Small-subunit ribosomal RNA, 5' domain from an uncultured bacterium, 529 nucleotides, folded computationally. Its Rfam family is "Bacterial small subunit ribosomal RNA". Rfam links the family to the GO terms structural constituent of ribosome and ribosome. Model confidence (mean pLDDT): 82 of 100. RNAcentral holds the full RNA, with entries from ENA.

Context: one part of a larger RNA
RNA sequence: AACGAACGCUGGCGGCGCGUCUUAAGCAUGCAAGUCGGACGGGAAGGUGUAGCAAUACAUCUGAGAGUGGCGAACGGGUGAGUAACACGUAAGUGAUCUGCCCCGGGGAUGGGGAUAGCUUAUGGAAACAUAAGGUAAAACCGAAUAAAGUAAUUUUUUUUAAUAAGAAAUUAUGAAAGGAGCUAUGGCUCUGCCCCGGGAUGAGCUUGCGCCCCAUUAGCUAGUUGGUGAGGUAAAGGCCCACCAAGGCGACGAUGGGUAGCCGGCCUGAGAGGGUGAACGGCCACAUUGGGACUGAGAAACGGCCCAGACUCCUACGGGAGGCAGCAGCUAAGAAUCUUCCGCAAUGGGGGGAACCCUGACGGAGCGACGCCACGUGAACGAAGAAGGCAGAGAUGUUGUAAAGUUCUUUUGCUGUUGAAGAAUAAAGUAGGAAGGGAAUGACCUACAGAUGACGAUAGACAGGGAAUAAGCCACGGCUAAUUACGUGCCAGCAGCCGCGGUAACACGUAAGUGGCAAGCGUUGUUC
Repeated sequence: AACGAACGCUGGCGGCGCGUCUUAAGCAUGCAAGUCGGACGGGAAGGUGUAGCAAUACAUCUGAGAGUGGCGAACGGGUGAGUAACACGUAAGUGAUCUGCCCCGGGGAUGGGGAUAGCUUAUGGAAACAUAAGGUAAAACCGAAUAAAGUAAUUUUUUUUAAUAAGAAAUUAUGAAAGGAGCUAUGGCUCUGCCCCGGGAUGAGCUUGCGCCCCAUUAGCUAGUUGGUGAGGUAAAGGCCCACCAAGGCGACGAUGGGUAGCCGGCCUGAGAGGGUGAACGGCCACAUUGGGACUGAGAAACGGCCCAGACUCCUACGGGAGGCAGCAGCUAAGAAUCUUCCGCAAUGGGGGGAACCCUGACGGAGCGACGCCACGUGAACGAAGAAGGCAGAGAUGUUGUAAAGUUCUUUUGCUGUUGAAGAAUAAAGUAGGAAGGGAAUGACCUACAGAUGACGAUAGACAGGGAAUAAGCCACGGCUAAUUACGUGCCAGCAGCCGCGGUAACACGUAAGUGGCAAGCGUUGUUC
C1' cells in the first nucleotide's frame, strides 16, 4: 500500500460496486423452458338462435385442458469437484472435417398408399401407470415417377502439391419433396413453408510449434506399448479398434511416480525488474447426488431428458413406486464469516409465432449489510466580565478557551406540502405518397405522418414552509512515533509490535484532565507485496 475479510467500540445521509473464501454437505416450499389453431383430427364448459310443454336436437359464436406434429429445450443461469492435460494461452494447419436457424445464387415440388395417438368401449392397479378391442387426421410415416447439378465406381485428359488434391468430358448405378394463409375477373397470382445443389456467414471437431507449479528423500518407465500392412469405425486424420508382422518408443534438456492446482485477459504490490493472486467483470475448459451407458438431434453422451448400478431421502394397501437447488429466493448443518421464500417483463437480450401475443429468478429494479470506494453533512460570523464548572498549582495564577452563553445569519441535510423529467425505441392495425411486377387484386419493397405501453416510483430534479433545528466517535501520548500532568496501585493488578515498564514519588499499569492523530469511522487480527 492492498483485501470478497472477520472481531471490538461507535454510527447521519447519498451515489456506485461487492456479499457462503468453510461442507462439489443435506434440502421443506414456490418459481427458473416453453411456444405455435396460419401443420392436424377434434373439442369440455359457456353465450345466442331455431324447433319443442319439457327432456333434448340442430345451427352459430367464443373457446379451456389433453393429444399427434414443428421449432426450442445443446442457449441463457450455477459451481470449480476433477484436471499438470493440446485443459488453457499464443501462433499455425485441416490437400483429414461437420455446421439447424440466417444471407446469396440455380433448379424442383408429379402421382399414390397403409397406419397411429387423441376419442369410444372394456379391464388390471393403493398409486405410479398399464393392457385389449373398435375407429380417425396431418407439413407424422412409407413406396412409385422425375435428377441438370450431387454421391459412388470406371475410363480419358489438364493443372498443382511433399502427398492421397482440384477441374473438364463420357458411361453405369443411386438418392427428393408438403402444404398453409390471403387475394382473385376462378384462369391464376402473392406471401410463407417444403425438396435438391453450389457459395457465404456463424459455430464446432481434430492436429501441430512454443509457453505452462513443487518434490530426485520419486531413476528408470512402457505390451496396444512404438511402427508397418490390411480391414473396421467416425463428419473427419489416427492403435481409435481388430488381425497379422517387426521390436520398437520415452528418459538427467527430468521420463515414470507422488503432491498441489481449473487456465487466461486481468487484479494487488513495486521506480522497475520481479513477487503474489485468479473474488466480481470478460474468454476458454470441466462438472451437475456417485459411477457407467447410449438414444434423439444440425448440435448432447444432455443441470431442471432416458436406462442401469451404488449411497441417501420420501410415499405405500408391502405387491411396488418417487426424488436430485454447484438455477433464484429460502432452510438445516459447518464456520470468525457472507443477504429478500421481494417487484416487473417497462427497457436490453433470448425461445416460439405471419402477427397479436405467450414464456423468460437471463435481465432491469427495489430490500438487507459502513463490506469497500467516492461525495456531503453534523452549522457560519461576531462574541473577554477571558463567566461558571473541571484539572493543575502552597498561592498569585495557569489551562480547558472564542470554546460556551449571547447577538446576527444560513438551511446543505432532515421533516411537511406542491410540482415533476429522462429511461419509449416503436409494434400491430391506420393515413398519404412513391415505385418493380402483373390483365387485376391481395401481398411484398421504399418514404413520411400519426400511433398503445414505466417494474423502479411516494423516482431524479425543481419550488415553498418553518426551525440550529435531525447527526461524533475511535485510537494513542517512554523511544522508534505526532502528543503530559495529577491521583490510585506497589514485580501486585496489569501493559507490550521491538527495546522493555511495574518491588512507595511509574511521562510505560488503572482513572481523570489536557494534548496528538484519523474521522462516519477508528483500532486489532489475518493474508500478500